[in-house]
Molecule: Bacterial RNase P class A
Organism: Alphaproteobacteria bacterium
RNA sequence: UCAGUCGGCCGGAUGGCCGCCGUCCCCUCGGGGGCGGAGGAAAGUCCGGGCUCCACGGAAAGACGGUGCCGGGUAACGCCCGGCGGGGGCGACCCCAGGGACAGUGCCACAGAGAACAGACCGCCCGCCCCGGCUGCGCCGCGACGGGCAAGGGUGAAACGGUGCGGUAAGAGCGCACCGCGUCGGCGGCAACGUCGACGGCACGGCAAACCCCACCGGGAGCAAGACCGAAUAGGGGCGGCACGCCGCGCAAGCGGCAGGCCGGUUUCCGAGCCCGCCGCCCGGGUUGGUCGCGCGAGGCGCCCGGUGACGGGCGUCCCAGAGGAAUGGCCAUCCCCCACGAAGGUGGGGACAGAACCCGGCUUACAGGUCGACUGACCUU
Numbered sequence: 001u002c003a004g005u006c007g008g009c010c011g012g013a014u015g016g017c018c019g020c021c022g023u024c025c026c027c028u029c030g031g032g033g034g035c036g037g038a039g040g041a042a043a044g045u046c047c048g049g050g051c052u053c054c055a056c057g058g059a060a061a062g063a064c065g066g067u068g069c070c071g072g073g074u075a076a077c078g079c080c081c082g083g084c085g086g087g088g089g090c091g092a093c094c095c096c097a098g099g100g101a102c103a104g105u106g107c108c109a110c111a112g113a114g115a116a117c118a119g120a121c122c123g124c125c126c127g128c129c130c131c132g133g134c135u136g137c138g139c140c141g142c143g144a145c146g147g148g149c150a151a152g153g154g155u156g157a158a159a160c161g162g163u164g165c166g167g168u169a170a171g172a173g174c175g176c177a178c179c180g181c182g183u184c185g186g187c188g189g190c191a192a193c194g195u196c197g198a199c200g201g202c203a204c205g206g207c208a209a210a211c212c213c214c215a216c217c218g219g220g221a222g223c224a225a226g227a228c229c230g231a232a233u234a235g236g237g238g239c240g241g242c243a244c245g246c247c248g249c250g251c252a253a254g255c256g257g258c259a260g261g262c263c264g265g266u267u268u269c270c271g272a273g274c275c276c277g278c279c280g281c282c283c284g285g286g287u288u289g290g291u292c293g294c295g296c297g298a299g300g301c302g303c304c305c306g307g308u309g310a311c312g313g314g315c316g317u318c319c320c321a322g323a324g325g326a327a328u329g330g331c332c333a334u335c336c337c338c339c340a341c342g343a344a345g346g347u348g349g350g351g352a353c354a355g356a357a358c359c360c361g362g363c364u365u366a367c368a369g370g371u372c373g374a375c376u377g378a379c380c381u382u
Base pairs, nucleotide, nucleotide: 001378002377003376004375005374006373007372008371009370010369012335013334014333015332016331017330018329020037021036022035023034024033025032026031039353043364044363046362047361048360049359050358051222052221053220054219064218065217066216067215068214069083070082071081072080073079084098085096086095087094088093099213100212104211105210106207107206108205121153122152123149124148125147126146127145129143131141132140133139134138161179162178163177164176165175166174180202181200182199183198184197185196186195187194188193226292227291228290229289236283237282238281239280240279241278242277245258246257247256248255249254260275261274262273263271264270265269299318300317301316302315303314304313305312306311336351337350338349339348340347341346
């Protein structure tokens, strides 16, 4: 210098003017002033908690759901940190639903001879027969039959250990060495696991994001949770006072009709309308509404200590939006960055994703551009 890996941070700045929301103060009730006012994701609502109400005698089992190498962190987690194993990369580094397939059941499409206590299509080898050729008691080739084999070819995601040597008619863990696998033991490690040795000739294919088995975790609903205050009108209940007419049915409660009261029309009267005692006091529920819950918290920042780290402890310091569905903005000037035009002075345009609503810890997703640190590889110079 180029190419790359990992981690962190910022994500327009300053000033002026005019506004919006919350809160406090002053006030001549018109207003004025002080202070505070989005995010790293406020998002998706996917996990885990706080808080609240409901349910529940405690615990366990079963069912259902979730998690799944080991150790640690945490209030907790499916999150994070450090390791282990496997895979990828020259490397920094990255990726992995990563328990159990001798508890049982099940599946392995297509192709292929054969897909799980398998199989022989081509092929290799032996015997015998027929035919043909030749340098002729033999050899070679084609074909049929009877056997042996699984080395080579072929199919497949996967073919019942791999490579090499020996061995054989040809072959084969048939024998041997190494590798793989299994069992046992030693050593290292808290552990996952690693490593070494001996033995076994191979017996044990894959799938558990198939059922299942094992271990661990989980009661339900959510701030429209929930608590308090509560009118007017209507309706409910209790007490007291006054009133309490007739007929039918019924033991009664009650039901039906008439009468009565109110209203309307036009006095008698009519009406398909309304009421079915009236008044007063008290009580409880409860709608609109109001107040709380509601931001001092697993809180932010700085320093020190412990730890490889996630994180923990100590000290100091700060108070930092709160609500209703609604606020958190606009304009101007200067500067910064990007794009276009221009020889230049400059001119024009633009400033990512997005936006709280009970709160907190994570994960995931979106994000123009800028910046810092650590590390890797290649080349060059000294």